[in-house]
C1' cells in the first nucleotide's frame, strides 16, 4: 500500500443483511421488603449511534469520503 471485522447508555454488547417509536444485563438513582445491610422485587434517569457529507417522505441501518481499534496478506 490493499482486504476483512469493530465503533451504539458509565462498562460489556445485541439491533444494521430486509431503512419505519433506539433496545438488554451489569452499574448508578429511587421505592418496596428487613432491626438493619447485602440478596430479592418494582421502578426511573442516561444516547449528537465516532465524524462529514449523500440518497430518501424517513438513516444507526444504504451509498462515499475521513478518524481511531483489532486482525489477515504483501
Nucleotide at each position: 500500500g490493499c482486504c476483512c471485522c469493530g465503533g451504539u447508555a458509565g462498562c460489556u454488547c445485541a439491533g444494521a443483511c430486509u431503512g419505519g417509536u433506539g433496545g438488554a444485563g451489569c452499574g448508578u438513582c429511587g421505592g418496596c421488603c428487613u432491626c438493619g445491610u447485602a440478596a430479592g422485587c418494582c421502578g426511573a434517569a442516561g444516547g449528537u449511534c465516532c465524524c462529514g457529507g449523500g440518497u430518501u417522505c424517513a438513516a444507526a441501518u444504504c451509498c462515499c469520503g475521513g478518524c481511531c481499534g483489532g486482525g489477515g496478506c504483501u
This is a predicted structure of a 74-nucleotide RNA (transfer RNA) from Infirmifilum uzonense. Its mean pLDDT, the model's own confidence on a scale to 100, is 84. The same sequence occurs in records of 3 taxa. The RNAcentral record of the sequence draws on ENA. The source organism's lineage runs through Archaea, Thermoproteati, Thermoprotei, Thermofilales and Infirmifilum. Rfam family: tRNA. Rfam links the family to the GO term triplet codon-amino acid adaptor activity. Rfam classes the family as a transfer RNA.